[in-house]
RNA sequence: CAGGUCAGCCAGGUGCGCGCGCUCAAACGAGUGAGGAAAGUCCGUACACCACAGAGCUGGAUGCCAGGUAACACCUGGGAGGGCGUAAGCUUUCGGAUCGGGCCACAGAAACAUACCGCUCCAAGGGAGUAAGGUUGAAAUGGUGGUGUAAGAGACCACCGCGAUCUUGGUAACAAGCUCGGCAAGGUAACCCCCAUCCGGUGCAAGGUCAAACAGGAGAGAGAGCUUGCUCGGCUCAUUUGAUCUCCGGGUAGACCGCAUGAGCUGGCUGGUGACAGUCAGCCUAGAUAGAUGCGCAUCCGCGACAGAAUACGGCUUAUCGGUUGACCUGAGAU
RNA sequence: UGGGGGAUCGUCUAGCGGCAGGACACGUGACUCUGGAUCACGGCACCGGGGUUCAAAUCCCUGUCCCCCAGCCA
Numbered sequence: 001c002a003g004g005u006c007a008g009c010c011a012g013g014u015g016c017g018c019g020c021g022c023u024c025a026a027a028c029g030a031g032u033g034a035g036g037a038a039a040g041u042c043c044g045u046a047c048a049c050c051a052c053a054g055a056g057c058u059g060g061a062u063g064c065c066a067g068g069u070a071a072c073a074c075c076u077g078g079g080a081g082g083g084c085g086u087a088a089g090c091u092u093u094c095g096g097a098u099c100g101g102g103c104c105a106c107a108g109a110a111a112c113a114u115a116c117c118g119c120u121c122c123a124a125g126g127g128a129g130u131a132a133g134g135u136u137g138a139a140a141u142g143g144u145g146g147u148g149u150a151a152g153a154g155a156c157c158a159c160c161g162c163g164a165u166c167u168u169g170g171u172a173a174c175a176a177g178c179u180c181g182g183c184a185a186g187g188u189a190a191c192c193c194c195c196a197u198c199c200g201g202u203g204c205a206a207g208g209u210c211a212a213a214c215a216g217g218a219g220a221g222a223g224a225g226c227u228u229g230c231u232c233g234g235c236u237c238a239u240u241u242g243a244u245c246u247c248c249g250g251g252u253a254g255a256c257c258g259c260a261u262g263a264g265c266u267g268g269c270u271g272g273u274g275a276c277a278g279u280c281a282g283c284c285u286a287g288a289u290a291g292a293u294g295c296g297c298a299u300c301c302g303c304g305a306c307a308g309a310a311u312a313c314g315g316c317u318u319a320u321c322g323g324u325u326g327a328c329c330u331g332a333g334a335u
Numbered sequence: 336u337g338g339g340g341g342a343u344c345g346u347c348u349a350g351c352g353g354c355a356g357g358a359c360a361c362g363u364g365a366c367u368c369u370g371g372a373u374c375a376c377g378g379c380a381c382c383g384g385g386g387u388u389c390a391a392a393u394c395c396c397u398g399u400c401c402c403c404c405a406g407c408c409a
Base pairs, nucleotide, nucleotide: 001331002330003329004328005327006326007325008324009323010322012300013299014298015297016296017295018294020033021032022031023030024029035306039317040316042315043314044313045312046311047203048202049201050200054232055231056230057229059199060198061197062196063195064078065077066076067075068074079094080093081092082091083090084089095194096193100192101191102188103187104186116134117133118130119129120128121127122126142160143159144158145157146156147155161183162181163180164179166177167176168175169174207257208256209255210254216248217247218246219245220244223237224236225235226234227233250408251407252406264283265282266281267280268279269278270277271276301304336405337404338403339402340401341400342399345359346358347357348356353389361377362376363375364374365373382398383397384396385395386394
């Protein structure tokens, strides 16, 4: 210098004028006002009500190991196998297949208990021994070489692969080594299932306070509603002065709280490889309810993408012009 | 805002691990003097992307679009 990998940051700036929401103010006016994803609503929580949230079944979620966290399907670090790349690095899978059941189309002899062709032997249109070789398939009972045999075969041997005990290292997953086992008969658990851990339901239209207006009628009716998908248990209302349900009709479309000081933000220090935790100092940062963030002019640059809060927070996923910082890798050149 | 459901030929639908089928519509031919009806033949689809699996419309993840339900008083 060129190409690449990873991790971050910014998300047009400034000035003037007009306008909108909120807060303060008697008023003039002053202050403040979207995002990295506010999105999808896919997970996890807080919070509220249902009994200070109950029991059992069903159901659901997660799944290598360790840690972080309020919690998680998230994050960090580590392990094993596969794939891509010269490399930095990226990506994917991972509880159990002897609890048991299901499925494995077509083809093939056979898809999990079997022998079609073949090979060998014999007392031979049959019987016995075999699984070397062939054929099908996504998948066919460890692989290669040798010994052996009638022919063969882990029957035996060497190496590789697989499994087990032990030792060492590691918190662990696991790794390395030694010694054994002749190999025990496939796959599928994003099929049921088994094991371990976790999960009560409903969502701010939760829920609470106040106000306004009106008009009731007909029918059914002994149980109804909530907690829960089911059973138990519990609670509330009611049992003919009638709970509740259905139909026809009537009124209202309001105000306040919840609602923004929080698992909060910024900076320093300490501990930790890291996620993160602790501590000190400073800061206050949208809150609407038909729903506020816009427009015009000037100027600068590179001519500006995806997109906009609605109870709140932590994640994931998806969408996204361009600019910029740091670390690392590869190639070429110079010293 | 919250909750629930769905997407298969042009239209309506079946299939829920193993060649995507039917009806109407469309095209060509036959029949007819011509058209219709009828008969025969044919073309046409799993919402997009990724994964699991030997194999995906079907199972899992993710995105797009469409539909439905939900205020209070009495």
Two RNAs folded together computationally: RNase P RNA and transfer RNA, 409 nucleotides in total. Its mean pLDDT, the model's own confidence on a scale to 100, is 78. It holds a member of the Rfam family "Bacterial RNase P class A". The family's RNA type in Rfam is ribozyme.